The RNA shown here (c-di-GMP-I riboswitch aptamer) has 80 nucleotides and comes from Nitrospira sp. Model confidence (mean pLDDT): 81 of 100.
RNA sequence: UCCCGAAAAAGCCAACCUCUCCGUGAGGAGAAAGUCGGAAAGUAACGGGUCUUCAAAAAGAAGACGGCCGAACUGCUGAA
Numbered sequence: 001u002c003c004c005g006a007a008a009a010a011g012c013c014a015a016c017c018u019c020u021c022c023g024u025g026a027g028g029a030g031a032a033a034g035u036c037g038g039a040a041a042g043u044a045a046c047g048g049g050u051c052u053u054c055a056a057a058a059a060g061a062a063g064a065c066g067g068c069c070g071a072a073c074u075g076c077u078g079a080a
Stems, first nucleotide, its partner, number of pairs: 004078002012038002018031005036067001042073002046070003049065006
């Protein structure tokens, strides 16, 4: 340095619920509360998938979701 992730340490994020705001909506932001969980639950819509809208069906288009999955980039730590 890389792989790997533990009966380790320092920390980190924050599910659900409530309130306020934004959005047609999926959903997003903030706060309080809370601690479901996560070794990348950091970043980012590249590839799938799910959801929303156009919309009634199909095709299609435009969005949302990174805590749905797979890859990509970056980061803490050091047992085997």

The organism belongs to Nitrospira, within Bacteria.